Predicted 3D model of a 344-nucleotide part of an RNA (large-subunit ribosomal RNA, domain IV) from a Campylobacterota bacterium.
[in-house]
Context: one part of a larger RNA
């Protein structure tokens, strides 16, 4: 010097990305316990007090239960219960110690916000989470020899199930809600017309032959699905504007004009896990705050099941604050053990 433990004056997070680590708390009994809430919770909330030993209490309460007694539906029943065994507490008094849950094992707590409702699951071996799942919601397919999946097939699963069932997709408890657009793409329905393959058809033509014929090419016409076409459908894929003017200070624009669109973003929320400019501006907290909380709205580039906004409870999640506590630090010291190092 390194590692693992232990103790520390005064201060007490000044350390640091961050209280990481350590310390604090800790058992039982008892008093007491807020906001909020889905009335279950929150809650061991928080915050206090007590705890050794001896005597009395105590031939106790109480438990168990033999003999025995009583009752009845006479049973392997029920009730009581001498003996025996076990055996407190409240309360009162005394007594020792620095210290009585005397050692060891044994929650630190609170406040605010974000995300996810929750218990659960996950990257065996750098990620445990806000990711996955979830109950619940919606759409869609499927009438049973089901849809769908595996297999060339037989066949099997689905299912010894039958639409309150099964497959697929999205969302994700609960509460309040879920706006507008079907022009494009997809899907579903329609079938009059257009287009359209093989096939049917065969005007006409070619080769060859003396010819009959044989072999070819081939127009019109006919000819399915599909596509074009006509409708529907957004909890299908998706989308949800621009410019100019206007009010008796100024500013702003309820209002008007105009262009474009399938329709121009509704309710909500908003510098946000989304805000570039940006440490936006104002307020709060601090002596001082790029973080945090509350507002504002100028949303570079929010927004409604790729769900929107809230939400009690829950979380080894993330962010901010406070109390307690501490060698994290000011600033280091000492002790114990194991290494390193020296010698053998």
């Nucleotide at each position: 010097c390194u590692c693992u433990g232990g103790u520390u004056a005064a201060g007490g997070a000044a350390c640091u990305c961050g209280g990481c680590a350590a310390a604090u708390u800790g058992a039982c009994c008892u008093c007491g316990u807020a906001a909020c809430u889905u009335c279950g919770g929150g809650a061991a909330a928080a915050g206090g007090g007590g705890u050794g030993c001896c005597u009395c209490g105590a031939u106790u309460a109480u438990g168990u239960g033999u003999a025995c007694u009583c009752u009845u539906u006479a049973a392997c029943a029920g009730a009581g219960g001498a003996a025996g065994c076990a055996g407190a507490a409240a309360g009162a008094g005394g007594u020792g110690g620095c210290a009585c849950a005397a050692a060891a094992u044994a929650g630190g707590u609170c406040c605010u916000g974000g995300c996810g409702a929750c218990u659960g699951u996950u990257u065996a071996u750098c990620a445990a989470a806000a990711a996955c799942a979830c109950a619940g919601g919606u759409c869609u397919c499927u009438g049973c020899a089901a849809a769908c999946u595996g297999g060339u097939a037989a066949c099997a699963g689905g299912a010894u199930g039958u639409a309150u069932a099964g497959g697929g997709a999205c969302u994700g408890a609960c509460a309040c809600c879920u706006g507008c657009c079907c022009a494009g793409u997809g899907c579903c329905g329609g079938a009059a017309g257009g287009u359209u393959a093989a096939g049917a058809g065969g005007c006409g033509g070619a080769g060859u032959g003396c010819a009959a014929g044989c072999u070819c090419c081939a127009a019109a016409u006919u000819g399915a699905a599909g596509c074009c076409c006509c409708g529907g459908u957004a909890a299908a894929c998706g989308g949800c504007g621009g410019c100019c003017g206007u009010a008796a200070c100024u500013a702003u624009a309820a209002c008007g004009g105009u262009c474009c669109u399938a329709a121009g973003g509704u309710a909500g929320c908003g510098a946000a896990a989304u805000u570039c400019c940006u440490u936006g501006u104002c307020g709060g907290g601090u002596a001082a705050g790029u973080u945090c909380c509350g507002a504002c709205c100028u949303g570079c580039a929010u927004g409604a099941a790729a769900g929107g906004u809230g939400u009690a409870a829950c979380g080894a999640c993330c962010a901010g604050g406070a109390c307690a506590c501490u060698g994290u630090c000011u600033c280091a010291a000492c002790c114990a053990g194991a290494g390193a190092c020296u010698c053998a």
Lineage of the source: Bacteria > Pseudomonadati > Campylobacterota. The RNAcentral record of the full RNA draws on ENA.